[in-house]
RNA sequence: GCGGAUGGCUGGGUGACUGCGGCAGUGAUGUCGAGGAAAGUCCGGACUCCAAAAAGCACGGUGCCGGGUAACGCCCGGCGGGGGUAACCCCAGGGAUAGCGCCACAGAAAACAGACUACCUGACCCCGGUCAGGAAAAGGUGAAACGGUGGGGUAAGAGCCCACCGCGCGAGCGGCAACGCAAGCGGCACGGCAAGCCCCACCGGGAGCAAUGCCAAAUAGGGACCUCGCGUCGCAAGACGGGGAUGCUUGAACCCCAGACGGUCCGGGUUGGCAGCUAGAGGGCGCUUGGUAACAGGCGUUCCAGAUGAAUGGUCAUCCAAAGUGGUUCGCCACUUGGACAAAAUCCGGCUUAUAGGCCAUCCGCGCGU
Numbered sequence: 001g002c003g004g005a006u007g008g009c010u011g012g013g014u015g016a017c018u019g020c021g022g023c024a025g026u027g028a029u030g031u032c033g034a035g036g037a038a039a040g041u042c043c044g045g046a047c048u049c050c051a052a053a054a055a056g057c058a059c060g061g062u063g064c065c066g067g068g069u070a071a072c073g074c075c076c077g078g079c080g081g082g083g084g085u086a087a088c089c090c091c092a093g094g095g096a097u098a099g100c101g102c103c104a105c106a107g108a109a110a111a112c113a114g115a116c117u118a119c120c121u122g123a124c125c126c127c128g129g130u131c132a133g134g135a136a137a138a139g140g141u142g143a144a145a146c147g148g149u150g151g152g153g154u155a156a157g158a159g160c161c162c163a164c165c166g167c168g169c170g171a172g173c174g175g176c177a178a179c180g181c182a183a184g185c186g187g188c189a190c191g192g193c194a195a196g197c198c199c200c201a202c203c204g205g206g207a208g209c210a211a212u213g214c215c216a217a218a219u220a221g222g223g224a225c226c227u228c229g230c231g232u233c234g235c236a237a238g239a240c241g242g243g244g245a246u247g248c249u250u251g252a253a254c255c256c257c258a259g260a261c262g263g264u265c266c267g268g269g270u271u272g273g274c275a276g277c278u279a280g281a282g283g284g285c286g287c288u289u290g291g292u293a294a295c296a297g298g299c300g301u302u303c304c305a306g307a308u309g310a311a312u313g314g315u316c317a318u319c320c321a322a323a324g325u326g327g328u329u330c331g332c333c334a335c336u337u338g339g340a341c342a343a344a345a346u347c348c349g350g351c352u353u354a355u356a357g358g359c360c361a362u363c364c365g366c367g368c369g370u
Stems, first nucleotide, its partner, number of pairs: 001366010012319007020033005035341001039352002042350005047208004054250004059204005064078005079093001080091004094199002099197002101193003116139002119134007147165006166188001167186003172181003212275005222266005227260002231240003241257004282303009320339001322337006
């Protein structure tokens, strides 16, 4: 210098004028006011209600090992496999001797052994065929064909025998583990698919802030208390009996179990308001302890939208990056345009997707120079 790999940051700045929402204030006014993804709503939690959210079944999810975390399908570190010269990247990565099922097309044959062409031996017809037997080396098909290469051997052949490679079992050693190394033994068997059913281990109750609680005005249905009545027993408390469970079954506790022509009082939903509601497993910065790391802890400092027909905007000037046009003494100058993706809605941790332009750090390969 060229080409690459990984991680991270930024997401227009400043000023003036003028609005909008929250809070404080009698008021003037002061103060705060979107994002790295606020998005998709895909995972995980906090919180709330449902008769406990208890057991079993069903159903769903996750799936190498160890760690982190409130939790996770997330993150970190490792292992195995694959790709790359390398930095580095990718993997739905448990079980195929529990069982069932499937393996298209092609091919003789697709899982249990068999044999289409070709090969060898014998017999017969007779000069290239038929029959019987041997063998699985050669050909061809396929994603996959029952070890590979070489030698010996044979009628031809074959782990039939031998050497090496592969494969299986594996004492022992290392590692928390996944797994790795491996003495020795075995002529070689045990094909693949579990993103087919299934088996194993672990996790999961359901619905969701339009949850949920409270307040207020009008009308109808309605509700509470009083009186009489009120499954059986009882003065009562209570017992027995019956009913009520959000996939199904069981289910303690809990709740309910008759009305009336009566009397007195209240007033659900809807609509409106308040709470929930934003200070939290909190974020930033600096220092520090443990850890390879994710992460956990400590000290100091600093910051904090809470709206609901839903605020966070607009105009101008100037600077920065960008694009276009014109000029140029190729150094630049002038003018114009104009800022990616997108915007809170109970909150938090992740993942995924979108993103103009700009910036930083580390590493790898090649070439050149010293």